[in-house]
Molecule: small-subunit ribosomal RNA
Organism: uncultured prokaryote
RNA sequence: AGAGUUUGAUCCUGGCUCAGAAUGAACGCUGGCGGCAUGGAUUAGGCAUGCAAGUCGAACGGUAAGGCCCUGCUUGCAGGGUACACGAGUGGCGAAAGGGUGAGUAACACGUGAGUAACCUGCCUUAAGGUUGGGGAUAGCCCCGCGAAAGCGGGAUUAAUACCGAAUGUGGCGUUCUGCUGCACAGCAGAAUUGCUAAAGGAGCAAUCCGCCUUAAGAUGGGCUCGCGUCCUAUUAGCUUGUUGGUGAGGUAACGGCUCACCAAGGCUACGACAGGUAGGUGGUCUGAGAGGAUGGUCACCCACACUGGGACUGAGACACUGCCCAGACUCCUACGGGAGGCUGCAGUCGAGAAUCUUCCGCAAUGCGCGAAAGCGUGACGGAGCGAUGCCGCGUGAGGGAUGAAGGCUUUCGGGUCGUAAACCUCUGUCACCCGGGAUGAAGAUCUGACAGUACCGGGAGAGGAAGCCACGGCUAACUACGUGCCAGCAGCCGCGGUAAUACGUAGGUGGCGAGCGUUAUUCGGAUUUAUUGGGCGUAAAGGGUCCGUAGGGGGUUUGUUAAGUCUGGUGUGAAAUCCCACGGCUCAACCGUGGAACUGCAUUGGAUACUGACAGACUAGAGCAUCGGAGAGGAGAGUGGAAUUCCUGGUGUAGCGGUGGAAUGCGUAGAUAUCAGGAGGAACACCGAUGGCGAAGGCAGCUCCCUGGACGAUUGCUGACCCUGAGGGACGAAAGCUAGGGGAGCGAACAGGAUUAGAUACCCUGGUAGUCCUAGCCGUAAACGUUGUACACUAGGUGUGGGGGGAUUUGACCCCCUCCGCGCCCAAGCUAACGCGAUAAGUGCACCGCCUGGGGAGUACGGCGGCAACGCUAAAACUCAAAGGAAUUGACGGGGGCCCGCACAAGCGGUGGAGCAUGUGGCUUAAUUCGAGGCAACGCGAAGAACCUUACCUGGGCUUGAAAUAUACAGGACCGCCCUGGAAACAGGGUUUCUCUUCGGAGUCUGUAUACAGGUGCUGCAUGGCUGUCGUCAGCUCGUGUCGUGAGAUGUUCGGUUAAGUCCGGCAACGAGCGCAACCCGUAUCGCCAGUUGCCAGCGGGUAAUGCCGGGGACUCUGGUGAGACUGCCCGUGUCAAGCGGGAGGAAGGCGCGGAUGACGUCAAGUCCGUAUGGCCCUUACGCCCAGGGCUGCACACGUGCUACAAUGGCCGGUACAAUGGGAAGCGAAAUCGCGAGAUGGAGCCAAUCCCCAAAGCCGGUCCCAGUUCGGAUUGGAGUCUGCAACUCGACUCCAUGAAGCCGGAAUCGCUAGUAAAGGCGUAUCAGCAACGGCGCCUUGAAUACGUUCCCGGGCCUUGUACACACCGCCCGUCACAUCACGGAAGCUGGCUGCACCCGAAGUCGUUGACCCAACCCUCGGGAGGGAGACGCCGAAGGUGUGUCUAGUAACUGGGAUGAAGUCGUAACAAGGUA
Repeated sequence: AGAGUUUGAUCCUGGCUCAGAAUGAACGCUGGCGGCAUGGAUUAGGCAUGCAAGUCGAACGGUAAGGCCCUGCUUGCAGGGUACACGAGUGGCGAAAGGGUGAGUAACACGUGAGUAACCUGCCUUAAGGUUGGGGAUAGCCCCGCGAAAGCGGGAUUAAUACCGAAUGUGGCGUUCUGCUGCACAGCAGAAUUGCUAAAGGAGCAAUCCGCCUUAAGAUGGGCUCGCGUCCUAUUAGCUUGUUGGUGAGGUAACGGCUCACCAAGGCUACGACAGGUAGGUGGUCUGAGAGGAUGGUCACCCACACUGGGACUGAGACACUGCCCAGACUCCUACGGGAGGCUGCAGUCGAGAAUCUUCCGCAAUGCGCGAAAGCGUGACGGAGCGAUGCCGCGUGAGGGAUGAAGGCUUUCGGGUCGUAAACCUCUGUCACCCGGGAUGAAGAUCUGACAGUACCGGGAGAGGAAGCCACGGCUAACUACGUGCCAGCAGCCGCGGUAAUACGUAGGUGGCGAGCGUUAUUCGGAUUUAUUGGGCGUAAAGGGUCCGUAGGGGGUUUGUUAAGUCUGGUGUGAAAUCCCACGGCUCAACCGUGGAACUGCAUUGGAUACUGACAGACUAGAGCAUCGGAGAGGAGAGUGGAAUUCCUGGUGUAGCGGUGGAAUGCGUAGAUAUCAGGAGGAACACCGAUGGCGAAGGCAGCUCCCUGGACGAUUGCUGACCCUGAGGGACGAAAGCUAGGGGAGCGAACAGGAUUAGAUACCCUGGUAGUCCUAGCCGUAAACGUUGUACACUAGGUGUGGGGGGAUUUGACCCCCUCCGCGCCCAAGCUAACGCGAUAAGUGCACCGCCUGGGGAGUACGGCGGCAACGCUAAAACUCAAAGGAAUUGACGGGGGCCCGCACAAGCGGUGGAGCAUGUGGCUUAAUUCGAGGCAACGCGAAGAACCUUACCUGGGCUUGAAAUAUACAGGACCGCCCUGGAAACAGGGUUUCUCUUCGGAGUCUGUAUACAGGUGCUGCAUGGCUGUCGUCAGCUCGUGUCGUGAGAUGUUCGGUUAAGUCCGGCAACGAGCGCAACCCGUAUCGCCAGUUGCCAGCGGGUAAUGCCGGGGACUCUGGUGAGACUGCCCGUGUCAAGCGGGAGGAAGGCGCGGAUGACGUCAAGUCCGUAUGGCCCUUACGCCCAGGGCUGCACACGUGCUACAAUGGCCGGUACAAUGGGAAGCGAAAUCGCGAGAUGGAGCCAAUCCCCAAAGCCGGUCCCAGUUCGGAUUGGAGUCUGCAACUCGACUCCAUGAAGCCGGAAUCGCUAGUAAAGGCGUAUCAGCAACGGCGCCUUGAAUACGUUCCCGGGCCUUGUACACACCGCCCGUCACAUCACGGAAGCUGGCUGCACCCGAAGUCGUUGACCCAACCCUCGGGAGGGAGACGCCGAAGGUGUGUCUAGUAACUGGGAUGAAGUCGUAACAAGGUA
């Protein structure tokens, strides 16, 4: 410090996720030691048991128990005494501290800083003074009684530092006066005063000490008040009656509505009152660079609470955790009459929970209470125990050791790796273990240690007792094998798994951390993703529809004063701990100590005065006013005009009109449409008209009048900051809609009809109601858009236009120049993710307002406000997704556009589709009908030859190292062949026969046995190589460098011409290059030269019945070598003086002459594992191998490709002519003979320009006469031929006989542009033969047509749109159906908080009363003063009744939403998405 994830790729926006740190944690696996910390976060749920607050005999009466002493004696009892002893009791102090918890509390509760002139303060310190003299009770103890108990009552007696009078008064208080101080009704000091007001003793031989009383001061602790700070919700906007203030009184330590009476009507609130929710606050802690964010466990400070609620008493202090009273809930005891209790103290227990410890030791230390002290008490505290809960430290050994052991894993079988790791050798001894010694902590001379025989030290033995967890696809360090096969599973995000998974599971290996490691949860970070530091709003989320304006925020120039903000210094405070730094102590560290710094804050005080503020004054550049002028669909009202539509009346006139893609509905012979004239009525204003003007926006359009708003220009004068923005608020606000009343021509939701359609509740047509118009009033929304808030300022230009002014010029204007205000276009800088914006900013600044924070759910629900309603405004959550999105790029696509090409269409010729047959395929059948190929680009395809073989299939019979290969070992000498038997054969059994070479070691070969292995047309073409098809012989596909762009990419390759062509030319930020095109290659067409055999024969010669037959020849044809030729080279025209194109000449051939070979980058997971090769998987007496027979030929059907035909351009018969390519030795096979023929016999010649195989249509003549025929030949019967081991299933051919369908073929569809189509035959590969009518070639005869590119199909280039990128066979929407989930509504039902009204009213304070009761004082002894019980009253908790608000849960039914695999119906959107 970043990374992953939206896309084919890119940039941006934006969310989600990860890596880090942390925790009072929990869970899983694992677990050696120690130190220091830490440990009920949930039920403030309930609690058994023990302990947690006592102490003082030096306050007191005393002596229960125990000790000691004495006495008595029934020797274990009674009496007495004693005290450095003390139960219970009176009294004093303490118990208000310490300890726990966080329920409540949003508050002066807390923090911080002040105030108290409005207060208190036991114990402690200092100072002054005092402590005289009396009295009456009471507990205990004793007696009696009641009760189960808890406990209570009565009587008698007694003490005090308990209680009560009296005296004194340094003082204090009260009253009066004086002085001083102060903001203050107050304080301080002094004086007077007939007023009020104290006390307690104890110890000691004593000194004296400890107490007590009054007063003052201090210290400490507290009470109260105030400034500031302190969570969320406005879907809480108004709250309040003791409320706010006053007077008086009461009350308190004290101010105060704290309480009461009376009076007034106030007080708080947008700077958030009131209400609701949540929460103890802080120092700090975690995180972070910081600012912040989150948090408040342990430690420390403050607060609150103590079973729940209420209350007071005592006291210096409480409304009191282990006190009291009352009420309630709960638990326990009970004799049923009554009683007792409060662990949120320490342990412990139950419960709930993912989860949190010992019913331990000690008061030795520190501290606290009491005491004169000794001392006692102390679950505070000091320690130990339990828990890896955390932090820190240590160990589980160290060195050497290669045969790189065994073993595991893997492997290309060579090896590699675990791995110096182990073994083995040499050592060491931390921790743990054993033995011995043994602390500091103890202050303070002695004594005193829970921890603890611990820490630590010394000695000893022995490598012995001590390693796991997670991960290994990317992020993210770390890879292989096997298993599994979208299963099982993983997953933080992206995503893995459908037979080769580095992602699942296991193993080996590796990486990380290590007594831990992972997971989960939570917080901060990363996230600049709430942006103060530090974001945005044209299109990504986001500018309010517009203006006016309140509060608020901001504000021109200048002078003075002030000093609030601001800056600076001092002072006080900011507790300690923590964090940081330094030093130090535990062996180190964690931990701890000492010191420093810091605590960014608050208060106070001194100073500064630039800026801001405040106050006072001045100015004119902002703003406004006045004067003059012109422009304008600015607004409101009234009037008025013509054109057009429709309707009415009349005339003319006749059969249609209207409407559409085409029609129909509709109108019309009752006279329409058309046309003429007249009339009625409503609405809108053509041309001008604009890219124009006006207005705040919405919006505004014939003309005239009246009223009225604003802007602009020019000129000088005036006011003197009067300004800008604007939360709330107000006004305006298109269309539609609503209310009432009018109006209604045209148009026209709804509706009706006609069409279209699979349907058509639409698009089109004919009608047509609301509405559209007016008046009055609502509504308040729009893509109210420039998707761009308002105001001001600044920052290059160019150009157009509307309004005004000036200059120059002119007779006057126009043009021209300058300037102000508008409205546009193009652009610099700059900005922007890009597109784009660019003085009318989206640039640069400033001020203010509004708004945004992933998509969906949702602008929805609920609540509130507005509205007559429709609906509007405000505005969530659950749940769900890993994206949603912006701009641009490359493609692809479009029922987008432009240009161009192709037998693509058109123009032609001939076919297919109908028939029969052949062949292939589907389907069916079958034991098997082997397999593959599947739109074009499968289907006469693999197969250029299925009777056996082939053959892969089926049935049956057999073999198991195998039919063929390699190697080793052993045995053997043959093996093979032949014969016999069985058999369908394979094969089995038997018989016969019996190796070669040799250096004598052996080698070779063969057979058998055995082991490694063979073998597989078994699977995967979606694991592959190779080859092939296709787009397509289409003209394209790319690269280097440069340039442009943030980038994907672009440019080049686009553009203008041209071409068959990215062919060439020109231009151009491109310049070049590669693969393609073309050419080079082959064939063919012409000619020259060379060469003539097997070819040829013109001339010469010879010869034959005839033939180049012979001599000979090279002329010709031909053969096959080598050259020439064609290049737009020449001419004319055209074209950019280009490329090229058109025409022409010459030429055998002319613009690529014609044909072939040649197939760019790539696409289709195209085809092929059954050609071969090959990874992986599978079979191994079988999925291998051999054999026989069958099948691949099966047949109701369907399709493709062909052949033959349907006939006269023909069939048949006779005669007759002309090829080329090719093939031939297990071959071609002549002549001749036989057969009707297939063919047979025969064998010349030929290893081939030599011999052999070799034409048909054509032409000549004849016949048939339009018919199912002298067409057609299927089918069937019979007879044969040939090949072959063998023609039954299942060959071809021949002859005789038979003579089917078929008379030119529906929708539809194919080929072909010239030596082509069509027609005719011939050859050949495969092959024994052949199902060939197929394939590949050859020659013969030999056409027609192309205006043209609108349309169909395919393709190329450019451009455009896109929500497509698996790329339109794309994407995608809504209803319905099913399942799951969360939410809303809902008659109601249940619970909680709480308001109001009323009833009842405990305890208790206060008040009144007090007939009853009473020791202290007075007294005349009768009483009195005074007090009390009791009663009553106010208030008052809980409880009750009624009625509301808020909130939570639940609910028949219901509503939409989200998600889900391939469901149903349609096709809405994305292309002009087929109606933008």